[in-house]
RNA sequence: GCGGAGAGGUGGACGGCCGCGGGAGCAAUCUCGAGGAAAGUCCGGACUCCACUGAGCAACGGUGCCGGGUAACGCCCGGGCGGAGCAAUCCGACGGAAAGCGCCACAGAGAACAGACCGCUCUGCAUGCAGAGUAAGGGUGAAACGGUGGGGUAAGAGCCCACCGCGGGCCGGGCAACCGGGCUGGCACGGCAAGCCCCACCGGGAGCAAUGCCAAAUAGGGAUCGCGCGGGGCGCAAGCUCCGGGGUUGCUCUGGCCCCAGCAGAUCCGGGUUGGCAGCUAGAGGGGCCUCGGCAACGGGGUCUUGAGAGGAAUGGUCGUCGCGAAAGUCUCUUUCGCACAGAAUCCGGCUUAUAGCCUCUCCGCGUUU
RNA sequence: GCCCCCGUCGUCUAGAGGCCCAGGACGCCACCCUUUCAAGGUGGAAAUCGCGGGUUCGAAUCCCGCCGGGGGCACCA
Repeated sequence: GCGGAGAGGUGGACGGCCGCGGGAGCAAUCUCGAGGAAAGUCCGGACUCCACUGAGCAACGGUGCCGGGUAACGCCCGGGCGGAGCAAUCCGACGGAAAGCGCCACAGAGAACAGACCGCUCUGCAUGCAGAGUAAGGGUGAAACGGUGGGGUAAGAGCCCACCGCGGGCCGGGCAACCGGGCUGGCACGGCAAGCCCCACCGGGAGCAAUGCCAAAUAGGGAUCGCGCGGGGCGCAAGCUCCGGGGUUGCUCUGGCCCCAGCAGAUCCGGGUUGGCAGCUAGAGGGGCCUCGGCAACGGGGUCUUGAGAGGAAUGGUCGUCGCGAAAGUCUCUUUCGCACAGAAUCCGGCUUAUAGCCUCUCCGCGUUU
Repeated sequence: GCCCCCGUCGUCUAGAGGCCCAGGACGCCACCCUUUCAAGGUGGAAAUCGCGGGUUCGAAUCCCGCCGGGGGCACCA
């Protein structure tokens, strides 16, 4: 200098004029006012209701190597194994195929305890047929029932041997996933689980348009389901109480509440209002700096600072200067053009997707010079 | 803002891992028939299955991300 990899930041600034929303104030006025993704709605929660309360379960769904972080997660950090790359680094839906079921089309002899088309060897007859043996070589296919080399054989085959691989068990290191060493063996048991499934762990369901209060108006109008339509005690009666039955979330149990015939409750049709307030902003609060522990994610302590809350939905328009980038030129100045993705809606922690440019740090490779 | 569903020839649709170089109907084109048109008959053209990536030997179909379209969500009785 060029190319590559990783991490962090920023993503316009200032001033004038006019115009917005919140808060404070009698007023003048002061002060605050969209993001790194606010997006997609993919995850996890806080919070609210189902529901008066607790526990359990089914169904369904999710995650999937090990250890740690976190309120939690499918997220983050570190590590293991496998793959890509010269490397820095990056990627991995990464438990189980002897629990069971299912699939492997076409081609091919044969696709899971299968198999002889070509080929090789031997025998008989005879120039090509029949029989026996074989699965090393060739062919088909995505994949052919271990691989390479040697011995042996009629030709071959783990038939035998060495190494690799696979199974069994032992020792060492590590919390573990795993790694390393040596012993032994029938020399044998394909793939797909982002096929059903098995195993381990996790999850009740809905969602702020949840829900709570006030005001107003109409038709508490209609239909269907609804087991049981009881018993005892006290009491003149009304009524009270006990047992029984029923209702109250998908189911079950423990209690609580309601009802026992014009019932509690469930479902549907129709009708009325589509108004106001709360929820609505520190809710595991947000941010900066310092310090301690930890490889790190992150956690503890101290200190400083600050805050959008709209409700058909607010931060806009215009002028000037500066900044960044590109092009051109009469050349260190001038002119022109452009400045990305994009706007909170209950709030947080993540993931994913979009993004013109600019700045900083670290690492790897190549070349050159000193 | 939240929740749910859909995407296949020009149009409407079938297809749930090989039988799919994707089927049917309407529309379009050509021919036959008819005096002519319509109807009818025969044949043909027409789709990288919304886009990209992954699993698998193989994906319209299974999984992940993105794009586009559609529906629903307030109280009273």
Model confidence (mean pLDDT): 78 of 100. This is a predicted complex of two RNAs, RNase P RNA and transfer RNA, with 447 nucleotides together. Rfam match: Bacterial RNase P class A. Rfam's curators write: Ribonuclease P (RNase P) is a ubiquitous endoribonuclease, found in archaea, bacteria and eukarya as well as chloroplasts and mitochondria.